[in-house]
Context: one part of a larger RNA
RNA sequence: AGCAUAGGGUGGAUGCCCUGGCACCAAGCGCCGACGAAGGACGUGGCAAGCUGCGAAAAGCUACGGUGAGCCGCAAGCAGGCUUAGACCCGUAGAUGUCCGAAUGUGGAAACACGGCAGGAUGGAGUCCUGUCACGGCAUGAUGAAUCCAUAGUCAUGUCGAGGGAACCCGGGGAACUGAAACAUCUAAGUACCCGGAGGAAGAGAAAGAAAGAUCGAUUUCCUAAGUAGCGGCGAGCGAACGGGAAAGAGCCCAAACCACGGAGCAUGCUCUGUGGGGUUGCGGGACGGCAGAAAGGACCCGGAAGUUUAGUAGAACAGGCCUGGAAAGGCCGGCCAGAGCGGGUAACAGCCCCGUAUACGAAAGAUGGACGGGCCGAGCCGUAACCCAGAGUACCGCAGGACACGAGGAAUCCGGCGGGAAGCAGGGAGGACCACCUCCCAAGGCUAAAUACGACUUGGUGACCGAUAGCGCAUAGUACCGUGAGGGAAAGGUGAAAAGGACCCCGGGAGGGGAGUGAAAGAGAACCUGAAACCCUAUGUUU
Numbered sequence: 001a002g003c004a005u006a007g008g009g010u011g012g013a014u015g016c017c018c019u020g021g022c023a024c025c026a027a028g029c030g031c032c033g034a035c036g037a038a039g040g041a042c043g044u045g046g047c048a049a050g051c052u053g054c055g056a057a058a059a060g061c062u063a064c065g066g067u068g069a070g071c072c073g074c075a076a077g078c079a080g081g082c083u084u085a086g087a088c089c090c091g092u093a094g095a096u097g098u099c100c101g102a103a104u105g106u107g108g109a110a111a112c113a114c115g116g117c118a119g120g121a122u123g124g125a126g127u128c129c130u131g132u133c134a135c136g137g138c139a140u141g142a143u144g145a146a147u148c149c150a151u152a153g154u155c156a157u158g159u160c161g162a163g164g165g166a167a168c169c170c171g172g173g174g175a176a177c178u179g180a181a182a183c184a185u186c187u188a189a190g191u192a193c194c195c196g197g198a199g200g201a202a203g204a205g206a207a208a209g210a211a212a213g214a215u216c217g218a219u220u221u222c223c224u225a226a227g228u229a230g231c232g233g234c235g236a237g238c239g240a241a242c243g244g245g246a247a248a249g250a251g252c253c254c255a256a257a258c259c260a261c262g263g264a265g266c267a268u269g270c271u272c273u274g275u276g277g278g279g280u281u282g283c284g285g286g287a288c289g290g291c292a293g294a295a296a297g298g299a300c301c302c303g304g305a306a307g308u309u310u311a312g313u314a315g316a317a318c319a320g321g322c323c324u325g326g327a328a329a330g331g332c333c334g335g336c337c338a339g340a341g342c343g344g345g346u347a348a349c350a351g352c353c354c355c356g357u358a359u360a361c362g363a364a365a366g367a368u369g370g371a372c373g374g375g376c377c378g379a380g381c382c383g384u385a386a387c388c389c390a391g392a393g394u395a396c397c398g399c400a401g402g403a404c405a406c407g408a409g410g411a412a413u414c415c416g417g418c419g420g421g422a423a424g425c426a427g428g429g430a431g432g433a434c435c436a437c438c439u440c441c442c443a444a445g446g447c448u449a450a451a452u453a454c455g456a457c458u459u460g461g462u463g464a465c466c467g468a469u470a471g472c473g474c475a476u477a478g479u480a481c482c483g484u485g486a487g488g489g490a491a492a493g494g495u496g497a498a499a500a501g502g503a504c505c506c507c508g509g510g511a512g513g514g515g516a517g518u519g520a521a522a523g524a525g526a527a528c529c530u531g532a533a534a535c536c537c538u539a540u541g542u543u544u
Stems, first nucleotide, its partner, number of pairs: 001543009015529001016494002020466002022463007029455002031164002039100003042055003046078002050074002061094006070082003105114003115133008135161009168199001169197005179186001183233001209216002220247005230238002251447003254391001258277009282425001285389002289382003297377002300375004307368004312361003318334001320333004335352002337341001343355003396420004401415003406432001427442005481488002501528001504515004
C1' cells in the first nucleotide's frame, strides 16, 4: 500500500410528512383614478432591525352590529397597562390619511427645492398653518391685433379628459424562423410584436339579406352539413356556405315632405335657417281628405318586496372497564348516536374528547337583486289621387390594391386610394362575368339587451396532480446576488407529544467534551427524524 471483515467519521440519498404549489369545476364578482389611482418613499411601537398593520388622529380613532373572557400582531423577554360599565377579535359604515407618483403652482437627478394669492398663529420685516393656483377638449360669456367690420389671440365661468389594469374585445400597423424535404407565388399568419380605444364584456345586429319555382325572416354562439363544395407553383397546403338541430330572443330612433312659431338674406314673394309638432316604410311608406280615439309594451327616470351576500348561532351519542405502552384514539369486553361514519386535531389508528359535519336558524349597516308600484315614452282604419318626400361626388365605371375559404381567375359580393360619374318610384340594388324573363330586397343616417369570450379578485369544492433537484422562479423571494442599464435571478423545509432546550460539577482561553438531570428515546441536544453511497479513519485478518 491492496483486499476482506467490523466499528466510527463525513455526507445528505432514501422513506415518511405538509402550512406550499399545479390543474379543473361551480357560484359570485368584474373595472380603479383629479373626492388624487395602481405602485412606492418616509415615518409610526416604552425598549423595535425585518415582516405585517397603520398615517403626524400613524400595530391605530368613531358609530352600529356579532361574539363573550380574555387581551396589548409575527414574537419571546423586561417594564407598564386594558377588560362582564363587555376589552381583544370578526362584520358594515365613517373619520384621519405625511411625501412621491397621471402628479396638476414653478422647478427637479421621484419621494426634494422654491413661489404667487386669500385667510390665520406669533410682538415680528422672520417662521409656521389652512385653502387655492397645471394642461387639453367642449359650452357660454367677456375682451380684442396687424386691418374699418371682423378674425386670430387673450381671459373668465362651467363641465369632461388625463394615468393604471391578469386575460378576454375592437381598430391602425405588421415580421421572420418554419413548411413546401432547395426556393421566388404560396405557407407560417393577419400569428408574434408595436400603437390606439372600449367594457364588464367587446364586436355584430332588425335585410338594397338568404334562397329557388318552395320558402325563410335581425345579430351572436354551439352541434351538424364537412375536411364536402371549392381555392391551390391544382404543390405544400388553405377551406366555406345553403340547409338541419340547439342556446338566447326585442325591437326601435332619426333625415325629408307637411304644419306652427322665431330669425336672416334680399329681386317683396321667394330662399336659407333655429326650435317644436309630424314621420320612419318595400304584400311600398308618408304628406294631403275623412273616421276613430286607446292599449299591449318599454332597454329611460324614481321608489322598491322576496331571495342572495358581507359577522355569526344551535347542533346527537362513552370523563365506560381491563390489557400493552412514555402516551390509547390500538387489542379484548360492554354500551350509545346517526338527516351527523366528509374532514381536521388531540402523546399511536377516535362516529360518541375538541373543532366540525347532517340539519335548522341569524343582520343595526352595506352590497346584490329586482317581484311590484308610479312617472315618462308609446298607435290604428278607410278612401281619393298620381301632388310632395324617402340619406350624391353617393351608386356605378376605369386603373392599381385589400377583404371575402376564392392566389385575376369566367370573379360576382364587400372596403377604401386616384380619375370619371347616375337614376331618383314609370325609380333603384341583388340572385357568382354579362343579357332577358322571373324572384327577393330598398344602399349611400343612427341605437339596441340575452345567448358568447376571459379571469386579476372572492367563496366553496374536486384530483388514477407534485411532495422539497418535485410542485409556481419563491413551502415564499422577485429577496440575496449579478448587470451602467434594459434585464437576469438563486439556495434554503422536518428536535420532541410537550422545551420538559440540559440547573449543578469537572477538563478547556474558547470551541468542544465528560458526568449529573429532562425525556419513551439524547446514537432526538438545536450543525437536532430517518441517515444510503462516494470519501476518510481505527482495529483485526491476509497479501506484497
Large-subunit ribosomal RNA, domain I from a Christensenellales bacterium, 544 nucleotides, folded computationally. Lineage of the source: Bacteria > Bacillati > Bacillota > Clostridia > Christensenellales. The RNAcentral record of the full RNA draws on ENA. It matches the Rfam family "Bacterial large subunit ribosomal RNA". Rfam links the family to the GO terms structural constituent of ribosome and ribosome. Rfam 15.1 lists 51,934 matches to the family in 10,816 species.